[in-house]
RNA sequence: GGGCACAUAGCUCAGAGGUAGAGCACUACGUUGACAUCGUAGUGGUCGUAGGUUCGAUCCCUGCUGUGCCCACCA
Numbered sequence: 001g002g003g004c005a006c007a008u009a010g011c012u013c014a015g016a017g018g019u020a021g022a023g024c025a026c027u028a029c030g031u032u033g034a035c036a037u038c039g040u041a042g043u044g045g046u047c048g049u050a051g052g053u054u055c056g057a058u059c060c061c062u063g064c065u066g067u068g069c070c071c072a073c074c075a
Stems, first nucleotide, its partner, number of pairs: 001071007010024004018055001026042005048064005
């Protein structure tokens, strides 16, 4: 320098046009002498960023940023 993939909750990930979810974690309550387990309820996200397309974008297109991988070149 060229190419590919990824970026969504504190963590690991799903969601592939109709406005965001699961598991774990966390909080409260129940259960216990207490802790753990278990059950119920709840908190937590301007979906990396800036534009474009669309009635409507986490989703499609482009730039940028970051991370990972492959190839090439120089040494």